[in-house]
RNA sequence: UCGUGCUAGACGGGGAGGUAGCGGUGCCCUGUACCCGCAAACCGCUAUAGCGGGGUCGAAUUCCCCCUCGAGGGCAGGCGAUCGCUCCGAUGGCCGGCGCCGAAUGGCGUGGAGGGUCGGGUCCUACGCGGCAAAAGCCCGUGAACCCCGCCAGGACCGGAAGGUAGCAACGGUAAGCGGUCCCUUUUGGGUGACGUGGGAGUGCCUGGCCUGAGCCGGAAGGCAAGGGUCUGACGGGUAGAGCAGUUCGACAGGGGGUGCACGA
Numbered sequence: 001u002c003g004u005g006c007u008a009g010a011c012g013g014g015g016a017g018g019u020a021g022c023g024g025u026g027c028c029c030u031g032u033a034c035c036c037g038c039a040a041a042c043c044g045c046u047a048u049a050g051c052g053g054g055g056u057c058g059a060a061u062u063c064c065c066c067c068u069c070g071a072g073g074g075c076a077g078g079c080g081a082u083c084g085c086u087c088c089g090a091u092g093g094c095c096g097g098c099g100c101c102g103a104a105u106g107g108c109g110u111g112g113a114g115g116g117u118c119g120g121g122u123c124c125u126a127c128g129c130g131g132c133a134a135a136a137g138c139c140c141g142u143g144a145a146c147c148c149c150g151c152c153a154g155g156a157c158c159g160g161a162a163g164g165u166a167g168c169a170a171c172g173g174u175a176a177g178c179g180g181u182c183c184c185u186u187u188u189g190g191g192u193g194a195c196g197u198g199g200g201a202g203u204g205c206c207u208g209g210c211c212u213g214a215g216c217c218g219g220a221a222g223g224c225a226a227g228g229g230u231c232u233g234a235c236g237g238g239u240a241g242a243g244c245a246g247u248u249c250g251a252c253a254g255g256g257g258g259u260g261c262a263c264g265a
Base pairs, nucleotide, nucleotide: 001265002264003263004262005261006260009057010056011055012030013029014028015027020046021045022044023043024042034054035053036052037051038050063258064257065256066255067254068253072249073248074247075246078244079243083241084239085238086237087236092231093230094229095228099224100223101222106217107216108215114212115211116210117209118208119207120206121205122204123200124199125198126197127196128195129193130192132189133188134187135186136185137184139180140179141178142177148173149172150171156165157164158163
């Protein structure tokens, strides 16, 4: 001299007030400098003077001392004197917007502006028709060993016989059920439809017929009127004020000085 790890210490300070005194929370002034809990008829300490818990930095731009400067506060009532603070508010300036008038540029208009009148659409609702979706029915198929129907071979029973009786399987058909389906019928549903009819709402917009006949839209600049915000604050009112000097405490800032331990190189 450098590096590493520690310790002392630092992580705001000050004023008034409160207090036996010292800090804190709260108020004020500076200034930006950790966190949590406690706390004004209070919280915690004892001249080593916040308590309890945790964290960061750490021997120096950060710690300690001295000097200078001085924001700001307190005390007392010395010196001038109304300069301070506050309330009302005349006056004047600036800024934004609303309303009305309005001949700019421009757009539309006798192929009809604007107005009046009648009607329609857009808006709401109901019904009808169609469409979509779903469901059910119809239709087809399947589907009953027996407790469904028809017809019943064999076999069984009755009879002397002729014949008859009950009746399983097979066959045919059907019920519940199951499956399928273009069409058809019915029911239900809607963010369904350049559709129809009725009722309602309404001058906001669009549009058609008729009447009238020259303006309408837009509106910079500018003007008028009523107000809003902001600054200035006369006159007047109230007041414990303001200022200078004295004294006291004193933040921030500037200058100067001082101050450890261990290990390694």